[in-house]
RNA sequence: CAUAGAUAAAGGCAAACCCGUCGAAAGACGGGGACGCAAAGCCAAGGGUCUAAAGCCAUGAGGUUAUGACAGCCGGUUGCCGGG
Numbered sequence: 001c002a003u004a005g006a007u008a009a010a011g012g013c014a015a016a017c018c019c020g021u022c023g024a025a026a027g028a029c030g031g032g033g034a035c036g037c038a039a040a041g042c043c044a045a046g047g048g049u050c051u052a053a054a055g056c057c058a059u060g061a062g063g064u065u066a067u068g069a070c071a072g073c074c075g076g077u078u079g080c081c082g083g084g
Stems, first nucleotide, its partner, number of pairs: 001084001005081001012037002017032006035072001041077003046074002048070003055064003
């Protein structure tokens, strides 16, 4: 500098599920727990997805909308070890 992760070491994170708390919900946080992960670090100002309390429309159910969320969907960005 670039990037296809074979091997090894040091470590790291933690899905489902259960308990508690917060929230209208989506979901988040803490504890337990490991399905997996080389960015499962960070970014919600790009795309996508989820929710719809308040508002608006309807007033029969309902529809619509992000100012709410998700990065373990794509993307952006920084980076350990190893290889070249």

Model confidence (mean pLDDT): 85 of 100. Predicted 3D model of an 84-nucleotide RNA (c-di-GMP-I riboswitch aptamer) from Syntrophomonas sp. UBA1368. The source organism's lineage runs through Bacteria, Bacillota, Clostridia, Eubacteriales and Syntrophomonas.